[in-house]
RNA sequence: GGGCCGGUAGCUCAGCUGGGAGAGCGCCACGUUCGCAACGUGGAGGCCGUGGGUUCGAUCCCCAUCCGGUCCA
Repeated sequence: GGGCCGGUAGCUCAGCUGGGAGAGCGCCACGUUCGCAACGUGGAGGCCGUGGGUUCGAUCCCCAUCCGGUCCA
């Protein structure tokens, strides 16, 4: 320098042939208990790596770019 994969909640990840942003764990509150744990119920938390483009509409398609991994040279 080139090819491929990945970047989504605090952590680990899903999401899809363009329209509702989600799960588990963690966190907060409440219930059960004398209390803790466990369990149950509810809740907070994200501008989907960044910037543009296409579109009525983009996590998803196109371009550029940053970071990590891997292969080739």

The prediction has a mean pLDDT of 81. The RNA shown here (transfer RNA) has 73 nucleotides and comes from an uncultured Bdellovibrionales bacterium. Its Rfam family is "tRNA". Gene Ontology term of the family: triplet codon-amino acid adaptor activity. Rfam classes the family as a transfer RNA. Rfam describes the family as follows. Transfer RNA (tRNA) molecules are approximately 80 nucleotides in length.